RNA sequence: GAUUUAUAAAGAAGAAGGGAGAGAUCAGGCUCUGUGAACUUCUAGCAACCUACAAAGACAAGGUGCUAAUUCCUGCCUAAAGCAUUUAGGAAAUAUAAACC
Numbered sequence: 001g002a003u004u005u006a007u008a009a010a011g012a013a014g015a016a017g018g019g020a021g022a023g024a025u026c027a028g029g030c031u032c033u034g035u036g037a038a039c040u041u042c043u044a045g046c047a048a049c050c051u052a053c054a055a056a057g058a059c060a061a062g063g064u065g066c067u068a069a070u071u072c073c074u075g076c077c078u079a080a081a082g083c084a085u086u087u088a089g090g091a092a093a094u095a096u097a098a099a100c101c
Stems, first nucleotide, its partner, number of pairs: 001101001003099006013043005021032003026075004044067003049063003053057001071093001076090006
């Protein structure tokens, strides 16, 4: 990196360094940010996918993951309301985990 399956409305931040961007990509919107972004390190926390324990489940020891806003919202399809648009559902894409190549 490809494929398959599952989940994505909940949850959980401080410090030091750093010094202007960030919210996956493209476009539009909206938001965060010198009262300090990305990123790095340390500490703390959340969750419970896998391992271990058990086989109802419990726990948080180990492997990941995560700690602004629904995956920040929209983009494609369908339906309804009355069509400027709004709402609901689905798909696609993305992220994470596990398995496999």

The RNA shown here (SAM riboswitch aptamer (S box leader)) has 101 nucleotides and comes from Rufibacter hautae. Lineage of the source: Bacteria > Pseudomonadati > Bacteroidota > Cytophagia > Rufibacter. It matches the Rfam family "SAM riboswitch aptamer (S box leader)". Its family is annotated with regulation of gene expression in the Gene Ontology.